RNA sequence: AUCUUAUCGAGAAAGGUUGAGGGAUCAGGCCCGAAGAAACCUUAGCAACCAUCCUUUUAUGGAAAGGUGCUAACUCCUGCCCGGCUCAUUCGAGCAAUGGGAAAGAUGAGAG
Numbered sequence: 001a002u003c004u005u006a007u008c009g010a011g012a013a014a015g016g017u018u019g020a021g022g023g024a025u026c027a028g029g030c031c032c033g034a035a036g037a038a039a040c041c042u043u044a045g046c047a048a049c050c051a052u053c054c055u056u057u058u059a060u061g062g063a064a065a066g067g068u069g070c071u072a073a074c075u076c077c078u079g080c081c082c083g084g085c086u087c088a089u090u091c092g093a094g095c096a097a098u099g100g101g102a103a104a105g106a107u108g109a110g111a112g
Base pairs, nucleotide, nucleotide: 002111003110004109005108006107007106008105013043014042015041016040017039021032022031023030026079027078028077029076044071045070046069047068049067050066052063053062054061075104080101081100082099084095085094086093087092
């Protein structure tokens, strides 16, 4: 790399180096960015996934030194399927507003 599984509408910043891109890919949008993008370093913070400690009605609840991740916008929105609405009243076409599901992605844990 890959497979399985859980979660993904909440939360959380400063400084330094650097100098133009970034928001997973592709497409259509829409945002962020010289009042400094992405990347790297330091410190801080958020979370409670793993592990640890305390507690328990053994269903749990709490803590936060460790492992890990994260710190704009719902995974920024949509695309695929169902449903819905409009036209046609018939095959069908359009609509990316609203509802649900999947796929893909991100993170943790296990396998390997």